[in-house]
Context: one part of a larger RNA
Order: sequence, then C1' cells, then structure tokens
RNA sequence: CGUUGGAAACUUGAGAAGGGCUGUCCCUAGUACGAGAGGACCGGGACGGACGAACCUCUGGUGUGCCAGUUGUCCUGCCAAGGGCACCGCUGGUUAGCUACGUUCGGAAGGGAUAACCGCUGAAGGCAUCUAAGCGGGAAGCUCGCUUCAAGAUGAGGUUUCCAUGCACCCUCGAGGUGUGAGAGGCUCCCAGCUAGACUACUGGGUUGAUAGGCCGGAUGUGGAAGCAAGGACUGAAGACUUGUGAAGCUGACCGGUACUAAUAUGCCGAUGA
Repeated sequence: CGUUGGAAACUUGAGAAGGGCUGUCCCUAGUACGAGAGGACCGGGACGGACGAACCUCUGGUGUGCCAGUUGUCCUGCCAAGGGCACCGCUGGUUAGCUACGUUCGGAAGGGAUAACCGCUGAAGGCAUCUAAGCGGGAAGCUCGCUUCAAGAUGAGGUUUCCAUGCACCCUCGAGGUGUGAGAGGCUCCCAGCUAGACUACUGGGUUGAUAGGCCGGAUGUGGAAGCAAGGACUGAAGACUUGUGAAGCUGACCGGUACUAAUAUGCCGAUGA
C1' cells in the first nucleotide's frame, strides 16, 4: 500500500515445513521343524544406542556490584577496622538467569488407496488361466492422523462486538472541495522488562497506579560481623589466638508488601460511503 466505511478481538485452513531411526534380552518355547546338531514364524514384554524437543525439581557448570578466608603493597595520622591495585589478586562456597554432563517426553497406534507379489470367481479358447468384466490381501514407501507456520490464499476468507452518515459554504455537479462539531479505536510521548529484545518490534504500566527503583518483611547463600567482656602456654607486658554476647552480621537478579522517587503535562492520526 492492498484486501471497497473505520476499528478491536477470536478464528477456518488452501498451502508449506518438521517428525518417521534402530539394537540386545526375556516369555510364548527348547515348542513347531529336524535323525541329531540346531532352532523359529506369529504375538507379548523389558532395557538400551543415536537423534530431537521442552525444562531447571535433582546432579553438575557458569555466576566480574553475593558471603567468607588470605598474600604483597599503598592510603584513610596511629591501634583496631576498612578501601584501592595486583587476571574478579588468589582461594572456598553460592541466589536468580543461562545451561548439559541433568530431568521429562517423542518416533507411534489407527484409517484409506497402492507397489512388487499372493489370491477368488472367470471367459475369449467346453479345458486351463489372478484379468479381459468383477472382487480381495499386501510395505519402513503414498495419504490422513501428530507438531509448527499460515488469508499478499490479490481466489486477500469467516464470526462477534464497537463507532459513524451532523451543520454551514463553494463550484467545473462529482465516490467534488473548504471550514467546523462529534467520534470507536490507535499512536506519539513517558516509566519499564515478567514471558520480549541488536535497533525496531513485542509485552506490562502511566496516579482511578504496584511498571521500575528505593524501603520493609521473607526466602536463599555465606558461615559466626564490628564493638565490648573474659581467657591467653612459652614470658613481665602487649599481641596473635580462643570463648561469650550471638544460628551472629552481611546478602545481585527470587517471593510478598508499601506511593517515598520516577511514569508529569500535553499533542497527533482517525471512517464519515453505498
């Protein structure tokens, strides 16, 4: 832009894409078969491999503004307590998220038409013949079935709901033009990201508000904060260190609450036809 008024939702499915893999063992059964050796069809079950999808409960990985320990050096005047730099300085753990090495699931069943092939009835051709008329069986293949996209499918589909045809003027009288009013809905703009994301888009919200931050509470993680008090071998003092206060202190993304901060104020588009 189109889809022949304009919108908001929900859909049908022409068409397209994906998927379709396979092994071992057990039962039937040491049965049928076979002199024996050996050893099934059919049917049922269990466990796998590779591949794929989804997810993060568990197990791991990562987790550069989480917690703790620790080395060197510089600084905060010193002690103590901290901060900077050294690959995040190094080391031990770790929330959310993302992940596989983790978990769950999948290939199907079933219907239809068939291929090779196997048949029934059956003439031409008194027999025979699956074929000429007619009727069956038959595959991991075809098609439907399963999953995804999908009306630009220009053949542009369908359903529901909402809004609208006003007034004045002008002319070359038309699906005409100008001004003005109303108007469903949408957008700009702003704040954000839970499901979204390079940007856009998408999604949620904009005070009639929990959208994000802050704050409060909780969860989780770390692992016992600072200060104070007591103890403290060698060794008089001090210190390291230990204990108590004290399941302490701190805690990113998680959960809930709370308008404290920021989403202000405006503006724009918009059918008006038959």
Predicted 3D model of a 274-nucleotide part of an RNA (large-subunit ribosomal RNA, domain VI) from Kineosporia succinea. The coordinates come from a structure-prediction model, not an experiment, and the mean pLDDT is 81. Lineage of the source: Bacteria > Actinomycetes > Kineosporiales > Kineosporiaceae > Kineosporia. Rfam family: Bacterial large subunit ribosomal RNA. The full RNA is in RNAcentral, with records from ENA.